[in-house]
RNA sequence: GCCAGGUUAGCACAAUGGUAGUGCAACGGUUUUGUAAACCGUAGGUUGGGGGUUCGACUCCCUUACCUGGCUCCA
Numbered sequence: 001g002c003c004a005g006g007u008u009a010g011c012a013c014a015a016u017g018g019u020a021g022u023g024c025a026a027c028g029g030u031u032u033u034g035u036a037a038a039c040c041g042u043a044g045g046u047u048g049g050g051g052g053u054u055c056g057a058c059u060c061c062c063u064u065a066c067c068u069g070g071c072u073c074c075a
Stems, first nucleotide, its partner, number of pairs: 001071007010024004018055001026042005048064005
């Protein structure tokens, strides 16, 4: 340099172009002598950045940054 995949809540990941969710973690509660577990609830989002298409974009298009893997060139 080229190709492919990826970037979404603290972590791991979902989401036919039509209300952004799940598990774990966090916090509160129930329970317990107490802790853990279990159960119930609460909070938490610039969907990597920018632009475009659309009535409507995590999703489609362009551009850009970064991560992972593969390939190529030079030495």

Annotation:
The RNA shown here (transfer RNA) has 75 nucleotides and comes from Verrucomicrobia bacterium UBA3750. Model confidence (mean pLDDT): 81 of 100. It matches the Rfam family "tRNA". From the family's description: Transfer RNA (tRNA) molecules are approximately 80 nucleotides in length. Taxonomically the source falls in Verrucomicrobiota (Bacteria, Pseudomonadati). The sequence was found in a public genome assembly.